[in-house]
Molecule: small-subunit ribosomal RNA
Organism: uncultured bacterium
RNA sequence: AGAGUUUGAUCCUGGCUCAGGAUGAACGCUGGCGGCGUGCCUAAUACAUGCAAGUCGAACGAGAACCGAUUGGUGCUUGCACCGGUCGGGGAGAGUGGCGAACGGGUGAGUAACACGUAGCUGACCUGCCCUUCACAGGGGGAUAACCUGUCGAAAGACGGGCUAAUACCGCGUACGCUCAGGGGAGUUAGAGACCCCUGAGGAAAGAUAUUUGGCAAUGGUGAAGGAGGGGGCUGCGGUCCAUCAGCUAGUUGGUGAGGUAAAAGCUUCACCAAGGCGACGACGGAUAGGGGACCUGAGAGGGUGACCCCCCACACUGGAACUGAGACACGGUCCAGACUCCUACGGGAGGCAGCAGUAAGGAAUAUUGCACAAUGGAUGCCAGUCUGAUGCAGCAACGCCGCGUGGAGGACGACGGUCUUCGGAUUGUAAACUCCUUUUAUGAGGGACGAGCAAGGACGGUACCUCAGGAAUAAGUCUCGGCUAACUACGUGCCAGCAGCCGCGGUAAAACGUAGGAGGCGAGCGUUAUCCGGAUUUACUGGGCGUAAAGCGCGAGCAGGCGGUGGUUUAAGUCAUGCGUGAAAGCUCCCGGCUCAACUGGGAGAGGCCGUGUGAAACUGAAUCACUGGAGGAAGGUAGAGGCAGAUGGAAUUCCGGGUGGAGUGGUGAAAUGCGUAGAGAUCCGGAGGAACACCAGUGGCGAAGGCAGUCUCCUGGGCCUUAUCUGACGCUGAGGUGCGAAAGCGUGGGUAGCGAACAGGAUUAGAUACCCUGGUAGUCCACGCCGUAAACGAUGGGUGCUAGGUGUGGGAACUUGUCCAUGGUUUCCGUGCCGUAGCUAACGCGUUAAGCACCCCGCCUGGGGACUACGGCCGCAAGGCUAAAACUCAAAGGAAUUGACGGGGGCCCGCACAAGCGGCGGAGCAUGUGGCUUAAUUCGAAGCAACGCGAAGAACCUUACCUGGGCUUGACAUGCAGGGAAAAGCUACAGAGAUGUAGUGUCCUUCGGGGCCCUGCACAGGUGGUGCAUGGCUGUCGUCAGCUCGUGUCGUGAGAUGUUGGGUUAAGUCCCGCAACGAGCGCAACCCCUGUUCCUAGUUGCCAGCGGAUAAUGCCGGGGACUCUAGGGAGACUGCCGGUGUCAAACCGGAGGAAGGUGGGGAUGACGUCAAGUCAUCAUGCCCCUUAUGUCCAGGGCUGCACACAUGCUACAAUGGCCGGUACAAAGGGCUGCGAACCCGCGAGGGGGAGCGAAUCCCAGAAAGCCGGUCUCAGUUCGGAUCGCAGUCUGCAACUCGACUGCGUGAAGUCGGAGUCGCUAGUAAUCGCGGAUCAGCAACGCCGCGGUGAAUACGUUCCCGGGCCUUGUACACACCGCCCGUCACGUCAUGGGAGUCGGCAACACCCGAAGCCGGUGGCCCAACCCCUCGGGGAGGGAGCCGUCGAAGGUGGGGCCGGCAACUGGGACGAAGUCGUAACAAGGUAGCCGU
Repeated sequence: AGAGUUUGAUCCUGGCUCAGGAUGAACGCUGGCGGCGUGCCUAAUACAUGCAAGUCGAACGAGAACCGAUUGGUGCUUGCACCGGUCGGGGAGAGUGGCGAACGGGUGAGUAACACGUAGCUGACCUGCCCUUCACAGGGGGAUAACCUGUCGAAAGACGGGCUAAUACCGCGUACGCUCAGGGGAGUUAGAGACCCCUGAGGAAAGAUAUUUGGCAAUGGUGAAGGAGGGGGCUGCGGUCCAUCAGCUAGUUGGUGAGGUAAAAGCUUCACCAAGGCGACGACGGAUAGGGGACCUGAGAGGGUGACCCCCCACACUGGAACUGAGACACGGUCCAGACUCCUACGGGAGGCAGCAGUAAGGAAUAUUGCACAAUGGAUGCCAGUCUGAUGCAGCAACGCCGCGUGGAGGACGACGGUCUUCGGAUUGUAAACUCCUUUUAUGAGGGACGAGCAAGGACGGUACCUCAGGAAUAAGUCUCGGCUAACUACGUGCCAGCAGCCGCGGUAAAACGUAGGAGGCGAGCGUUAUCCGGAUUUACUGGGCGUAAAGCGCGAGCAGGCGGUGGUUUAAGUCAUGCGUGAAAGCUCCCGGCUCAACUGGGAGAGGCCGUGUGAAACUGAAUCACUGGAGGAAGGUAGAGGCAGAUGGAAUUCCGGGUGGAGUGGUGAAAUGCGUAGAGAUCCGGAGGAACACCAGUGGCGAAGGCAGUCUCCUGGGCCUUAUCUGACGCUGAGGUGCGAAAGCGUGGGUAGCGAACAGGAUUAGAUACCCUGGUAGUCCACGCCGUAAACGAUGGGUGCUAGGUGUGGGAACUUGUCCAUGGUUUCCGUGCCGUAGCUAACGCGUUAAGCACCCCGCCUGGGGACUACGGCCGCAAGGCUAAAACUCAAAGGAAUUGACGGGGGCCCGCACAAGCGGCGGAGCAUGUGGCUUAAUUCGAAGCAACGCGAAGAACCUUACCUGGGCUUGACAUGCAGGGAAAAGCUACAGAGAUGUAGUGUCCUUCGGGGCCCUGCACAGGUGGUGCAUGGCUGUCGUCAGCUCGUGUCGUGAGAUGUUGGGUUAAGUCCCGCAACGAGCGCAACCCCUGUUCCUAGUUGCCAGCGGAUAAUGCCGGGGACUCUAGGGAGACUGCCGGUGUCAAACCGGAGGAAGGUGGGGAUGACGUCAAGUCAUCAUGCCCCUUAUGUCCAGGGCUGCACACAUGCUACAAUGGCCGGUACAAAGGGCUGCGAACCCGCGAGGGGGAGCGAAUCCCAGAAAGCCGGUCUCAGUUCGGAUCGCAGUCUGCAACUCGACUGCGUGAAGUCGGAGUCGCUAGUAAUCGCGGAUCAGCAACGCCGCGGUGAAUACGUUCCCGGGCCUUGUACACACCGCCCGUCACGUCAUGGGAGUCGGCAACACCCGAAGCCGGUGGCCCAACCCCUCGGGGAGGGAGCCGUCGAAGGUGGGGCCGGCAACUGGGACGAAGUCGUAACAAGGUAGCCGU
């Protein structure tokens, strides 16, 4: 520090996700030791048991046990034991009294508050114990608990009587510097209750202890002053969310009086007066929350947190209340109410772990009912001491941090085992074994602390630590290994099981699942989950944006607010500098130190934005003031305009009405129909009515803030621009809220209504057509008044100011100039409105002085997509609806711009038997062949639109053969190796059998003697036409013989990419030329190759025969010949070369000449980059999987030929351009020895006999056929047609039954030219005619591949169909239009809104009731201290009781807010291949979209 993920790829925007750190954690697996820390985050739920606050006998009375002395009695043994009395000691437990219990410890419920933090104030206060100082302590009194006794009660306890003490209580005296009241003085302050003086009044006390002769001293008591520490109160500032909480407030705000407190104050109100106070700088309300030091993270700014430790606050079962006290409204006190638990004799009582342990419950989850007061600290006490679950320690827990160990060294070109393997090996791996060594830890043994300040005293603890002993001994796991992200193989599984943080893996070769081996990471831990920060500049202060990605309010005027021109002067609020104070400790950073190190810990220093305060500076901002004119405004003079409002008025057109003419249609459409029309339409002429809109002018012209504004004239009226530089003197800009305007549609009331025209009706279209088209037509459109307040209200671009190249149009004005003037033109300038464009900006597109550039000011708005321009709430509206505006849930994207393709019922250009023009077919018939389907034991398998279907198959009767049935074999039908064995094996014969095979007989190899061949047995292995063509090689089809496909360098672009390859011409062609930021090159095209067409040369056998000769019935038959044909080798020839024209002086095209051939002469071979997961595992090869007495192999028979049907490709026909009969002519190319087979003979024929010749330019197949000549048939299901069937044969073959071909005779079916549709062909082509060959014993061949004979027609042309090429355009497609995609409906799941209601919670309000208690009143009842008279009262004073105010809980009531559930209901999201349609993306087939 970044990375993954939207796309075919790219850039951008943008979200999601990951890598880091952290934790009071939990869970999974695992677990050796030690140190230091930490440990109920949930139920502030309920608690059994024990402990956590007591102490003082030196305040006081009484005093048990016990001890001693003495005495009496009893038992009895001189003595002992027991009981009792007295005296002395002793002091438990309880009580009075004092101090403490308000600390320490716990928890975070409440609290949004002066609660906390920070800085101050207290001139408005208090303070026990402690310290310092001064002074004092005289003299009295009356009670009361304990105790004794009585009564009540189950208990808790209560009450009465009697006695007694004090450092308990109460008068009196004394007292100041104390307190109060009044007066005066000085003096400060914002404000005296501080200081000084006078007068008056008031207020104290306590003793105890030891020693002792006494006293002193120590301690305790009282008053006063001060200190220290602690506390109370007040104020500024600071720190949460929601505005879908906008108004709140009656003690409320202030004042007077009174009360109250330690103290200011509405703190209180039984009194009165005023009407204030708070709030957009967020009151009030709601939600949440203890605050801080700090902790985590971060570069920082920030964000998150508030466990442990420290400070503060609040609370103590819930609510209320006071008492005591220095201090409480009191955790282990009291009273009351409530809930709960317990005891109970049912009358009544007791209790409060959020102290330490512990229990239950809750929960994912959090410890021992431990030891000790030794230390530190606290309470008390003179002390000793006692108490202390504070604290110090120990226990439990890997919960965290830190440290240590589980051994070290050597040890193989490398053991065993495991795993993989290309079978060679690799890896585990120096790892192990083995050798040598060490002993931390653990274990055993011995010693043994510091912590303790004069002695003693140590919970921890026989601990830390030290020493010794033995022995590698006691000690390793966990997660991951597709990318991010470090680490790969095998097997299993087969969209299953599963994984997953994101992208995504898994459908038979998974590095992603599971296991194993190996590897990587970390290591006594490792992973996972949860949460926080980071990465995220993804809320942007640092540090983002708003034309199209999310985002500029529809527009104006304007209050508050924010910001603000030039020159002075002053001030010093902001600002800046510096000093001081503060910022507790701990923490953090640095330095130094202590535990062996570290964690931990001690000391020192630093930092700590803030806040307070002193002094200073004056540039900037502010404030005050003086001035200025450039901003702004006014004035004057001009000027353009659909700016607005109201009124008046005009013509054209449509429609309607009346009349005339006229006579059959009109209207409308793609085509029609509905409609109108003989009751006279349409057309045409005249007249009239009425409403709406204003042709031409007219212009990216004008005006307005926007919406918007258009005939003409008039009234009224707003704004702009220019010029002058006369006035004012910053008067300015923006603008939350509020307010006004605001297209269309819509709403209300009343008018109006010609045309148009939602709804509606009809006609068409269509599968449907609630649409598009047509005919009608109501609201509406128009006017007046009033609402609505939205639009794709768009420049998708808020307003203002300044700055930053130009060019060219256009509207308005001014100046100068040309000109004698006018007109016109030119130059300059201001304002407006367009286009192009520099710098710059931008993701790109684009913007570019009218900025989207460079800056400043102000406002509005955005923060992933969907849900959602939604719900709820609020405001507005008559309604429709508008404004404001979420969440649950869900997705891993949604987007912008541009790129390359593909596609378009987009465009342009151009090809092709693509159409058209022609010729002949197919589709109908019969048959053949192939396929589907059906059938079957099997009908083996493959091929599937073009590009499967006379295809693999150039030959299925057996074989082939892969299929079926049955019969056999198991190292095998076939190969190789090893081991062992054999002397046989093959062949032949016989028998059994369907055969394979079996049995029997016969038979017996070569050798260099090692062995080889052969056979048997066994082990390795063979074998498979079994699967996967979607694991593959090879080969092939197809687009397509289409003209394309690319590369290097350069250039352009952030990039994908572009350029080149586009453009203008031209071509069959990316063929060539020209141009050009391109220049070149490669694969394709063409050419080079083959055949054919002309000619020449060479050579003539088996070919040829013109001339010469010979021979024959005849024939190149023979001698000869090379002339010719031909053969087969080599040349020539054709190159747009020549001429003319066109064309850019080009390429080229057109025409012509010559030529056998002319513009590629004709044909073939040749198939670019690639596409179709195209075809083939059954040609072959091959990975993996599968079978192994079978999915291998052998055999027999059957099947592949099965037949209701359907399709494809053919053949033969339907006839006279023909059939039949007779005669007769002319090919080419092939094949031939297991062959072709002549002549001749036989047979009607297939064929048979025969065997010459020929391994073939020699012989044979071999008769070519159509054609030509002649004859016949005469339009008929025929002398057409030949299917089918019968009979008889021939041939091949082991064998023609299933299931061959052919022949003869007989039979003689359908069929009379073929619907929709569809195929081939552009010249030696189509059509037609025959010939040959491969395969092959034969043949289902009518197929296929070749060969020649005869031999046409037509092409105007490119609109249309199909396919293709190039350019361009749109795109939401990229599996690429067989694409994408929308909505309803149906089903399932989930969350959510409404909902009659119902249940619950919260905080208030009104009223009722009103506990405890404070306060007030009363006090007839009661009372010791003081007073009076007098022994019995009275008074003062106090109390119980009662009354009253306040007052918790409770009750009643109507509302508010929040939540749960809810029949039913609304939409939403998601879900595998459901239904219906086709809305959008291309002109998406009616351009789309926005508002209504």